[in-house]
RNA sequence: UGAAGAGUAAAAAUACGUUCGUUAAGUGUUGACGGGACGGGGAGUUGCCGGUCAGACGAAAAGUACAAUGUACUUGCGGUUCGUAUUUUGCAUCCCGCUUCA
Numbered sequence: 001u002g003a004a005g006a007g008u009a010a011a012a013a014u015a016c017g018u019u020c021g022u023u024a025a026g027u028g029u030u031g032a033c034g035g036g037a038c039g040g041g042g043a044g045u046u047g048c049c050g051g052u053c054a055g056a057c058g059a060a061a062a063g064u065a066c067a068a069u070g071u072a073c074u075u076g077c078g079g080u081u082c083g084u085a086u087u088u089u090g091c092a093u094c095c096c097g098c099u100u101c102a
Stems, first nucleotide, its partner, number of pairs: 001102005010089008020078003029055005035049002040096004061075006
């Protein structure tokens, strides 16, 4: 100098446990504002992830017990919360670095 390669945060799916709701919050969705993260180092998007406010849409209950008109429990339901495990995906991109070979 050239060629090849490795590695992150994180995300998704599934399983199990778990939280909340079922008097509808949450999830999903749209807009505005603002923030954060993005291989070992630096930069970093129109991509990714939260926050606040606003809009539209919108779901399933049933049973049992009791000191009973409402509380508990059970079985369900919800694009429900969180955790763990497994699998898959994975630096937008740029520069440098690392490994191997020449």